[in-house]
RNA sequence: UGCUUAUCGAGAAAGACCGAGGGAAGGGCCCAAAGACGUCUUAGCAACCUGUCCUCAAGGUGCUAACUCCCAUUCUGGAAAAACCGGAAACAGAUGAGCG
Numbered sequence: 001u002g003c004u005u006a007u008c009g010a011g012a013a014a015g016a017c018c019g020a021g022g023g024a025a026g027g028g029c030c031c032a033a034a035g036a037c038g039u040c041u042u043a044g045c046a047a048c049c050u051g052u053c054c055u056c057a058a059g060g061u062g063c064u065a066a067c068u069c070c071c072a073u074u075c076u077g078g079a080a081a082a083a084c085c086g087g088a089a090a091c092a093g094a095u096g097a098g099c100g
Base pairs, nucleotide, nucleotide: 001100002099003098004097005096006095007094008093013042014041015040016039017038021031022030023029026071027070028069043064044063045062048060049059050058051056068092073089074088075087076086077085078084
């Protein structure tokens, strides 16, 4: 970095360091000097893989603001149009496992 596949409405934060952007990308809306994001430590959540053997949480990952924060494309319901509120897909993305 690519392919396949499963899941994505629940759950779970403190401390130290640093110092300005961060939430993938466009729009929105949020978070952030009362210190976000990030890194480290500790703690926790969860149960994908291993193990045990069928429910435990020992090991490998992962995760611990907001539904993947929301929308965006297609189809569709609310009689029609706009706006708005829903539903189902697609695309993209994240994570695990397997493969190249």

Predicted 3D model of a 100-nucleotide RNA (SAM riboswitch aptamer (S box leader)) from Algoriphagus zhangzhouensis. The source organism's lineage runs through Bacteria, Pseudomonadati, Bacteroidota, Cyclobacteriaceae and Algoriphagus. The model forms 97% of the base pairs in the Rfam consensus.